Predicted 3D model of a 349-nucleotide RNA (Bacterial RNase P class A) from a Patescibacteria group bacterium. It matches the Rfam family "Bacterial RNase P class A". It is annotated as a ribozyme. The RNAcentral record of the sequence draws on Rfam. The prediction has a mean pLDDT of 78.
[in-house]
């Protein structure tokens, strides 16, 4: 040079000018004993993302509520730290692609039962014997051994290679594989090295099950306040041996009233609402994710929903894309342009 692997930032800028929303300050005006509270003016300062996206997880925070136990359900699944938490994230191990650098893993149990493995093919389990192959006087036929070779299939009942046999076969021997024992190294998942059995049907739990561990429901249109405004209207069920709540069932608990159907009549404003498990830049432990310290910053809170419009000049010519109670993660989309460490291939020195 080239081609690749993991990651970090950014996301058109600058300047004028007029509008939008929020906040503090000062002034007027209206109110008011006096405030609070409303308009209106001026002046500071502030105003959408890395995903606000998917609504897929976890929760912080209201209510049910005084809140507990059991069964049911569902949800994860190696080990070991991390966090408020999680199915997240960090660092191991095991399997599996890559030449690497790395990248994926839905990764407890098959000796606790069930169930499934179509077709083919002789058999997919209560195991055989289709072609071979040997043996019996043997060309045929019959029989009786055999499962090394061949076929079928995703899979054929340990692999490979020596002996040995009528031919053959762990039948024996080694090695590897796979069961069991202890030993070394880890915290532990694991792994190594010895030893010792010829060990003999797989394989599927992203099938059902077993087994560990977690788990109360409902959402800001959750809730509080305050105002209006109502026919103290009708008909039914059950009523303390009830009935109502507690997502289902049961047991407890806790109130005494609770459901259904016809009719009527109001619905307006303010909180909730943005200082938070926040964010930065240093130290310090730690492989790391993180944790602690000390300084420093305050960066939207609209409600039919604010961020625009207009000129000028630059260039890398501009890609995904708009908050609505908030916060941590994952996933999805992403023009261009900066930059870090790695690997591999080729040539020169």
């Nucleotide at each position: 040079a080239g081609a690749g692997u993991c990651g970090g930032c950014u996301g058109a800028g600058c300047a004028g000018u007029c509008g939008c929303u929020g906040u503090u300050u000062u002034a007027u005006u209206g109110g008011u004993c006096a405030a609070a509270c409303a308009a209106u003016a001026a002046a500071a300062g502030a105003g959408a993302g890395g995903a606000a996206a998917g609504u897929c997880c976890g929760g912080a925070c209201u209510c049910c509520a005084u809140a507990g136990g059991g069964c049911g359900a569902a949800g994860u699944g190696c080990u070991a730290g991390g966090u408020a938490a999680u199915g997240c994230c960090u660092a191991g191990g095991g399997g599996g692609c890559g030449u690497g650098a790395g990248c994926c893993u839905a990764c407890g149990g098959a000796a606790a039962g069930u169930g499934c493995c179509a077709c083919a093919g002789a058999a997919a389990a209560u195991a055989u014997a289709c072609c071979g192959c040997c043996u019996g006087u043997u060309u045929u036929u019959c029989a009786g051994g055999u499962a090394a070779g061949g076929g079928u299939g995703a899979a054929a009942u340990g692999g490979u290679g020596c002996g040995g046999u009528a031919a053959g076969a762990g039948c024996g021997c080694a090695c590897c594989g796979c069961g069991c024992g202890g030993c070394u190294g880890g915290c532990a998942a694991c792994a190594g090295a010895c030893g010792u059995g010829g060990c003999a049907g797989g394989g599927u739990a992203a099938a059902c099950c077993c087994c560990a561990c977690u788990u109360g429901g409902a959402g800001c249109a959750a809730g509080a306040u305050c105002a209006a405004a109502u026919a103290g209207a009708g008909a039914g069920a059950c009523u303390u041996a009830g009935g109502c709540a507690u997502g289902g069932c049961c047991c407890g608990u806790g109130c005494c009233g609770u459901c259904u159907c016809u009719g009527g009549g109001u619905a307006g404003a303010u909180u909730g609402c943005u200082u938070g498990a926040g964010c930065g830049u240093u130290u310090a432990a730690g492989u790391g994710a993180u944790u602690a310290a000390a300084c420093g910053c305050c960066u939207a809170g609209a409600u039919g929903a604010a961020u625009g419009g207009c000129u000028g000049c630059u260039c890398u010519c501009g890609a995904c894309a708009a908050a609505a109670u908030c916060c941590g993660g994952c996933u999805u989309a992403u023009a261009g342009g900066c930059u870090g460490a790695c690997u591999c291939u080729u040539u020169c020195u």